The RNA shown here (transfer RNA) has 74 nucleotides and comes from a Mycoplasmataceae bacterium. The coordinates come from a structure-prediction model, not an experiment, and the mean pLDDT is 83. The RNAcentral record of the sequence draws on ENA. It matches the Rfam family "tRNA". By type it is a transfer RNA.
RNA sequence: GGGGGUUUAGUUCAAUGGUAGAAUAAUGGUAUCCAAAACCACUGAUAUGGGUUCAAUUCCUAUAACCCCCGCCA
Repeated sequence: GGGGGUUUAGUUCAAUGGUAGAAUAAUGGUAUCCAAAACCACUGAUAUGGGUUCAAUUCCUAUAACCCCCGCCA
RNA backbone atom coordinates (compact mmCIF):
# COMPACT_ATOMS: atom_id res chain seq x y z
C1' G A 1 0.00 0.00 0.00
C1' G A 2 -4.28 -3.68 -1.35
C1' G A 3 -8.47 -6.85 0.35
C1' G A 4 -11.91 -8.63 4.13
C1' G A 5 -14.46 -8.65 9.00
C1' U A 6 -16.37 -6.38 13.65
C1' U A 7 -18.49 -1.87 16.32
C1' U A 8 -26.06 -1.97 19.76
C1' A A 9 -27.27 -1.10 27.76
C1' G A 10 -21.55 -1.51 32.67
C1' U A 11 -20.75 -6.84 30.19
C1' U A 12 -22.27 -10.95 26.64
C1' C A 13 -25.61 -11.28 22.60
C1' A A 14 -30.52 -10.60 19.44
C1' A A 15 -33.30 -7.53 16.01
C1' U A 16 -32.14 -8.70 7.35
C1' G A 17 -36.47 -1.38 6.06
C1' G A 18 -41.93 -0.28 9.98
C1' U A 19 -42.32 2.19 17.77
C1' A A 20 -34.59 -1.57 19.62
C1' G A 21 -35.23 -6.69 23.03
C1' A A 22 -33.01 -10.76 26.28
C1' A A 23 -29.56 -12.50 29.90
C1' U A 24 -26.37 -10.61 33.47
C1' A A 25 -24.73 -6.43 36.29
C1' A A 26 -26.39 -1.70 39.10
C1' U A 27 -30.53 0.46 42.13
C1' G A 28 -35.15 -0.13 45.07
C1' G A 29 -38.57 -3.62 47.26
C1' U A 30 -40.78 -8.58 49.15
C1' A A 31 -39.08 -12.44 52.08
C1' U A 32 -35.30 -13.60 56.14
C1' C A 33 -33.38 -13.10 63.35
C1' C A 34 -29.49 -11.13 59.75
C1' A A 35 -27.63 -12.25 55.04
C1' A A 36 -27.30 -15.17 50.51
C1' A A 37 -30.30 -17.61 46.89
C1' A A 38 -35.31 -16.73 44.96
C1' C A 39 -39.31 -13.35 43.31
C1' C A 40 -41.15 -8.23 41.85
C1' A A 41 -40.15 -3.31 40.07
C1' C A 42 -36.90 0.11 37.80
C1' U A 43 -32.52 2.61 35.18
C1' G A 44 -29.53 2.30 30.94
C1' A A 45 -27.55 1.53 24.21
C1' U A 46 -27.46 1.48 17.77
C1' A A 47 -18.84 4.26 17.01
C1' U A 48 -18.94 9.40 14.21
C1' G A 49 -20.42 12.44 9.70
C1' G A 50 -23.14 12.46 5.11
C1' G A 51 -26.64 10.18 1.54
C1' U A 52 -31.10 6.97 -0.28
C1' U A 53 -36.17 6.26 1.61
C1' C A 54 -42.74 8.13 3.74
C1' A A 55 -39.67 5.40 7.29
C1' A A 56 -32.56 3.17 8.44
C1' U A 57 -29.49 -0.97 13.78
C1' U A 58 -30.62 -2.75 8.72
C1' C A 59 -29.09 -0.11 2.26
C1' C A 60 -24.91 3.32 0.10
C1' U A 61 -20.58 6.41 1.33
C1' A A 62 -16.44 8.66 4.19
C1' U A 63 -13.84 8.61 8.81
C1' A A 64 -12.22 6.26 13.57
C1' A A 65 -10.95 1.98 16.74
C1' C A 66 -9.89 -3.24 16.86
C1' C A 67 -8.93 -8.06 14.27
C1' C A 68 -7.46 -11.25 9.92
C1' C A 69 -5.08 -12.12 4.98
C1' C A 70 -1.79 -10.48 0.93
C1' G A 71 2.14 -7.36 -1.06
C1' C A 72 6.53 -3.69 -1.17
C1' C A 73 11.15 -1.57 1.05
C1' A A 74 15.07 -2.26 4.49